[in-house]
Molecule: Bacterial RNase P class A
Organism: Chitinophagia bacterium
RNA sequence: CUAUACUCCCGAGCCAUCGUUCCGCCUAGGCGGGAAGGAAAGUCCGGACAGCUCAGAGCAACCCACCGGUGAAUAGCCGGCUUCCGCCACUGGCGGAACGAGAAAGUGCCACAGAAAAUAACUACCCUACUCAGGUGGGGAAAAGGUGAAAAAGUGAGGUAAGAGCUCACAGUAUAAUCGGGUAACCGGUUAUAAGGGUAAACCUUGGGUGCUGUAAUGCCAUGUAUAGGAUCGCCUGAAGGCUGCUCGCCUGAGAUCCAGGGUAGGCAGCAAGAUUUCGGCAGCAAUGCCGAAGCUAGAUAAAUGAUGGUUUAGAAACAGAAUCCGGCUUAUGAGGAGCGUAGCUUU
Numbered sequence: 001c002u003a004u005a006c007u008c009c010c011g012a013g014c015c016a017u018c019g020u021u022c023c024g025c026c027u028a029g030g031c032g033g034g035a036a037g038g039a040a041a042g043u044c045c046g047g048a049c050a051g052c053u054c055a056g057a058g059c060a061a062c063c064c065a066c067c068g069g070u071g072a073a074u075a076g077c078c079g080g081c082u083u084c085c086g087c088c089a090c091u092g093g094c095g096g097a098a099c100g101a102g103a104a105a106g107u108g109c110c111a112c113a114g115a116a117a118a119u120a121a122c123u124a125c126c127c128u129a130c131u132c133a134g135g136u137g138g139g140g141a142a143a144a145g146g147u148g149a150a151a152a153a154g155u156g157a158g159g160u161a162a163g164a165g166c167u168c169a170c171a172g173u174a175u176a177a178u179c180g181g182g183u184a185a186c187c188g189g190u191u192a193u194a195a196g197g198g199u200a201a202a203c204c205u206u207g208g209g210u211g212c213u214g215u216a217a218u219g220c221c222a223u224g225u226a227u228a229g230g231a232u233c234g235c236c237u238g239a240a241g242g243c244u245g246c247u248c249g250c251c252u253g254a255g256a257u258c259c260a261g262g263g264u265a266g267g268c269a270g271c272a273a274g275a276u277u278u279c280g281g282c283a284g285c286a287a288u289g290c291c292g293a294a295g296c297u298a299g300a301u302a303a304a305u306g307a308u309g310g311u312u313u314a315g316a317a318a319c320a321g322a323a324u325c326c327g328g329c330u331u332a333u334g335a336g337g338a339g340c341g342u343a344g345c346u347u348u
Stems, first nucleotide, its partner, number of pairs: 001344004006339004012312007020035007037319001041330002044328005049214004056248004061210005066080005081100001082098007101205002106203002108199003122145002125140006154170005173194009218269004227260001229259005240252004276295008
């Protein structure tokens, strides 16, 4: 320098003409200002807000699970520990993942292969009886070999008929005590004890947590008509409801529910000034916080936020279109810029 993988940033600005819409001012048609995203998507997670509502308990159901920090948060993010995986210049470094409490409470499962996945013995080993030999029977053993992801904690020596923690030395796992380091998870050391492995994103156990609904929530105003009717239950000895999936309990309550019929479908609020944006300083490994200054950036209601031309820039297109709002996560994405890995070429 080229190519390529991954991650991050950005997603346009200005001028002119015409057009749509909201707000403010003046008023009778004018002036000024604003107007679709980094994901507005998914509706996955967490909340604000509104109502139930003036409270509760238990069960069920669901969620969480290493330590610390941050955050409004049960979401997430940052840093660290442990275990595992990959790479490398290899006893160290770099990157990634987490399904990270418990297998000494219990119940399950571990295909195929293999003798056997736990009361094990296929090949081989040792002792013994029979036998010319081959071989057969009884006993011992799990150290060697095979199968397998895994055969039940390793190596070495002694010992033994052959062997085995049977004994010893060194090392491993778990638990307990104790010492040192660390806020902690945990790391390192010493001593003692113990023994099938794995699996809990298998059932389960332990510990902790969780009200429900959703802006078509909810509140107010106006207009109009017919409750002219029927049935059932009931009026504090409580119908019908609500909190709540169920039970208890509590609350409202004089009319309620069902059938049939009539009228209305309008307007306002909620509605955008916020857990807000930008810049600077300080603290912190960081996430983030504090202080100061400057600022206001859609609010439609069948749905506005556009079209044309020119220009600036390294670049201006793709994915795509607000509907109560905010913080996250996930997914899609042109050109360009930045970081970083790999490969190749060139130069020194």